[in-house]
RNA sequence: GCGGGCGUGGUGCAGGGGUAGCACGUCUGCCUUCCAAGCAGAAGGUCGCGGGUUCAAAUCCCGUCGCCCGCU
Numbered sequence: 001g002c003g004g005g006c007g008u009g010g011u012g013c014a015g016g017g018g019u020a021g022c023a024c025g026u027c028u029g030c031c032u033u034c035c036a037a038g039c040a041g042a043a044g045g046u047c048g049c050g051g052g053u054u055c056a057a058a059u060c061c062c063g064u065c066g067c068c069c070g071c072u
Stems, first nucleotide, its partner, number of pairs: 001071007010024004018055001026042005048064005
């Protein structure tokens, strides 16, 4: 330099056009003599960034940044 994959709550991941979800973690309550476990609830992400297409974009297209893999 060329090609490919990935980037989504604190962490690990799902979602592939129609108001972003799961697990763990965090917080509150219940339970318990207390803790843990268990049960119930809540907060937390405008989806790496910019632009385009569309009535509508995390999703499709272009550019760009970061990480990983391959080729030279």
RNAcentral holds the sequence, with entries from ENA. The RNA shown here (transfer RNA) has 72 nucleotides and comes from a Chloroflexota bacterium. Its mean pLDDT, the model's own confidence on a scale to 100, is 85. It matches the Rfam family "tRNA". Gene Ontology term of the family: triplet codon-amino acid adaptor activity. The same sequence occurs in records of 2 taxa.